[in-house]
A computed fold for a 56-nucleotide RNA.
């Protein structure tokens, strides 16, 4: 160097909650729309520890 897990760390995609904010529509409760925070699922890129199996 191969092959098949585990652990863990960036990154970037779907998907869902939640919380801010603009702007629309409404008498109000809300609607509908964008911007952002911060979490759950997944999925792929690449680092990191590690174990099995081949082989030498």
């Nucleotide at each position: 160097a191969g092959u098949c897990g585990u652990u863990u760390c960036u990154g970037u995609g779907g998907u869902u909650c939640u919380c801010u904010g603009g702007c629309u529509g409404g008498a109000g409760a809300c609607u509908g729309u964008u911007a952002g925070u911060g979490g759950g699922c997944u999925a792929c890129u690449g680092g990191u520890a590690u174990g099995g199996c081949a082989a030498u």